[in-house]
Molecule: SAM riboswitch aptamer (S box leader)
Organism: Dehalogenimonas sp.
RNA sequence: UAGCUAUCGAGAGUGACGGUUAGGGAAUUGGCCCGAUGAUCCGUCCGGCAACCUUAGGUCUUUUCUUAAGGUGCCAAAGCCAAAAAGCGAUAGGUC
Numbered sequence: 001u002a003g004c005u006a007u008c009g010a011g012a013g014u015g016a017c018g019g020u021u022a023g024g025g026a027a028u029u030g031g032c033c034c035g036a037u038g039a040u041c042c043g044u045c046c047g048g049c050a051a052c053c054u055u056a057g058g059u060c061u062u063u064u065c066u067u068a069a070g071g072u073g074c075c076a077a078a079g080c081c082a083a084a085a086a087g088c089g090a091u092a093g094g095u096c
Base pairs, nucleotide, nucleotide: 002095004093005092006091007090008089013046015045016044017043018042019041023034024033025032028083029082030081031080047075048074049073051072052071053070054069055068056067057066058065079088
């Protein structure tokens, strides 16, 4: 990367510093919102959330629930809203 499974209306920073420089919120259309008071993106540090997996422990008839740590992930707005959609995208797990 491909394909499979599950989830995507909750939650948590407009954080600090350095860099980049005009767009960005995935894609199409129409809106709406964010952005030179520097958005977005990249890197570092701190803080936090808790979706999946792992390990250890507790509870426990079975089940279930919970605690801690770890591996990714995530921390504007319902995947921002609507249309199309058995579509596309994002995250996790394991398979090739």